[in-house]
RNA sequence: AUUUAUCUUCGGGGCAGGGUGAGAUUCCCUACCGGCAGUGAAAGUCUGCGAGCCGCGCCGGAGCGCGGCCGACGGGGUGAAAUUCCCCGACCGACGGUGAUGUAAACGGCGCUGAAACGGCGUUUACCGAAAGUCCGGAUGAGAGAAGAUAACG
Repeated sequence: AUUUAUCUUCGGGGCAGGGUGAGAUUCCCUACCGGCAGUGAAAGUCUGCGAGCCGCGCCGGAGCGCGGCCGACGGGGUGAAAUUCCCCGACCGACGGUGAUGUAAACGGCGCUGAAACGGCGUUUACCGAAAGUCCGGAUGAGAGAAGAUAACG
């Protein structure tokens, strides 16, 4: 050096300009962003992983286990080698949220009234509406992994 163990730190970016509209960083034009490891040579689009979502089971709970889902690239050039570099043109991006004194109904008390209708206020329900890779939230989370320290083996 390698291997193993323990610990520490680190570990995701992005709406600038314009249009429509009552309302949009959500629509339209345009702009901007790209986790980790691998791969003959550097990757958002190759291979795998993480993250995310759904279901079932266990659990007091935190959570754990199992199963499923999980996006998108072509052409040309150089070269020994590139779906990774250079040129051109494309494409993709979890879940939840997002409001005008909105509309209607029911209920409540208030005003008016002889009593109602009616009015506006509050609550609830239903309906309608504008739709997010970039805004807000779970998340000061989790994590593929990266770097380092110590010890043991050798």